[in-house]
RNA sequence: CCAUACCAGCCGGGGAAUUAGCGGUGCCCUGUACCUGAAAUCCGCUAUAGCAGGGGUGCAUUCCUCUUCUGAGGGCCGAGCGUUUUCGGUCUGUGGCGCACUUUUCAUGUUGAGAAGUGGGUCUUGCGCAAUCGGGAGCUGUGAACCAUGUCAGGUGGGGAACCAAGCAGCAUUAAGCGGUGUACCCGAUGUGCCGCGAGUCAGCCUGCUUUGAGUGAAGGGUGCGUAUGUCGCGCGGACGCGACGUUCGAGGUUGAGGUGUAUGG
Numbered sequence: 001c002c003a004u005a006c007c008a009g010c011c012g013g014g015g016a017a018u019u020a021g022c023g024g025u026g027c028c029c030u031g032u033a034c035c036u037g038a039a040a041u042c043c044g045c046u047a048u049a050g051c052a053g054g055g056g057u058g059c060a061u062u063c064c065u066c067u068u069c070u071g072a073g074g075g076c077c078g079a080g081c082g083u084u085u086u087c088g089g090u091c092u093g094u095g096g097c098g099c100a101c102u103u104u105u106c107a108u109g110u111u112g113a114g115a116a117g118u119g120g121g122u123c124u125u126g127c128g129c130a131a132u133c134g135g136g137a138g139c140u141g142u143g144a145a146c147c148a149u150g151u152c153a154g155g156u157g158g159g160g161a162a163c164c165a166a167g168c169a170g171c172a173u174u175a176a177g178c179g180g181u182g183u184a185c186c187c188g189a190u191g192u193g194c195c196g197c198g199a200g201u202c203a204g205c206c207u208g209c210u211u212u213g214a215g216u217g218a219a220g221g222g223u224g225c226g227u228a229u230g231u232c233g234c235g236c237g238g239a240c241g242c243g244a245c246g247u248u249c250g251a252g253g254u255u256g257a258g259g260u261g262u263a264u265g266g
Stems, first nucleotide, its partner, number of pairs: 001266006009057003012030004020046005034054004063259004069253002073249004080242006087235002091233001093232001096227013114212009123200006129193002131190006138181005148173004156165003
C1' cells in the first nucleotide's frame, strides 16, 4: 500500500414551547436521510443525557474535528405607523355663546343724530255714546166658503097685509197668519269705533314741544377676556395588528485543513 472479515461511527437536522437539564412524541421550517412499540393532566435518560427490540452501511469524497462564504426559517427587543378605546378642558387648537375695543361696506343725519325733560298714540280695562245685527212697537199690503163683525141682492120662513126674522153669495172692516218699511221709538248682543271721560302701564315701538349739539342703525371681519360643550384635533394610558434598526438560534449548500481502530493474508 492492497484484499477479506469485524468493530467504532453513521442511517437526518433545526426553531419555539415544555424541562433542573438532555432527547423523544405533538407544533413549525428545511429536506428525503431504516423498521416496530409506548409516550403531553407525558415517555425515557443524567453533561458519555432518549428507552426496548430488529435491520442496513461500515475506516471512507460518505465518519469525526476545526475553519471560509452564503443562508431557508424561528425567537427576543423595539423606534415608529395604523385601527379601536378609557380618561383629561389648569389644552382655548376647531366649531358655539356673551362682553369690550377696532376696522370695512351700505343706509341715514345741521332740512337736527343721540341724550334729558314733558305730552300723546300704540297696549289692557271701566262707564257713556255711536255704528252694525237681531227682536219688538208703529205705519202699510195681503188676508176668513162655514165654526169674526157690519151691510146683507136673490132665495127661505112667519104674517090677511104692513112688516118682521134667520141668513148664503157679494162688498167693506178686522183676528190669527204671511210680507214690506229711508228717518224717528223701545229692548238686547258684539274681536264694530277711539267719539267722550277715567284708571293702568314703570317695559318695547312711533311721534310733538323745550334744552343740548354729531352721530346713529344694519351686515361682515380682526383682537382680547370669560364661559358652556367635549364633535374633530391634542395629551397620558389600554387592546389588537404591521413593524425599521439591533440582537439571538440556525437547517441546507460551500471553501480549506486535519484525524481515524482490530484481526488475518499478500